Glycine riboswitch aptamer, 125 nucleotides, folded computationally.
Rfam family: Glycine riboswitch aptamer. Rfam links the family to the GO term glycine biosynthetic process.
Model confidence (mean pLDDT): 76 of 100.

[in-house]
RNA sequence: AAGAUGGAUACGCGAGAGACUCUCGUUUCCUGGAUUUCGUAAGAGGCGGGAGCGCCGAAGGGGCAACUGUCACGGCGGGAAACCGUGGCGUGGAAACUCUCAGGCCAAAGGAGCGUGUUCGGACA
Numbered sequence: 001a002a003g004a005u006g007g008a009u010a011c012g013c014g015a016g017a018g019a020c021u022c023u024c025g026u027u028u029c030c031u032g033g034a035u036u037u038c039g040u041a042a043g044a045g046g047c048g049g050g051a052g053c054g055c056c057g058a059a060g061g062g063g064c065a066a067c068u069g070u071c072a073c074g075g076c077g078g079g080a081a082a083c084c085g086u087g088g089c090g091u092g093g094a095a096a097c098u099c100u101c102a103g104g105c106c107a108a109a110g111g112a113g114c115g116u117g118u119u120c121g122g123a124c125a
Stems, first nucleotide, its partner, number of pairs: 006120008018053001020052010054105003060101001061099003067092001068090008
């Protein structure tokens, strides 16, 4: 079972935070020089790499509360039992909390999660 939780997939929605500074490479532009052929140097912009400072949390990753085990003490008790309370230690222990390792800080891309469709699956809700 008119198919749960969950997985895959297509489409849609989807937050935050410097288009920061320095430097290297490459490329374009501009100025200028030389020149029958060439493209040095300075400056500016684009892209990429590295470094620095600042910042963000919603890929991924780490951390933990209740709870749980045990021990000690206290209460109750005939009792070192059971039960109750407090504290120590240990295992497990969720999140959009927290850390910021990773990732990110115009747009684009990415993005936890949500919605709809299709599909896998077969038991709970």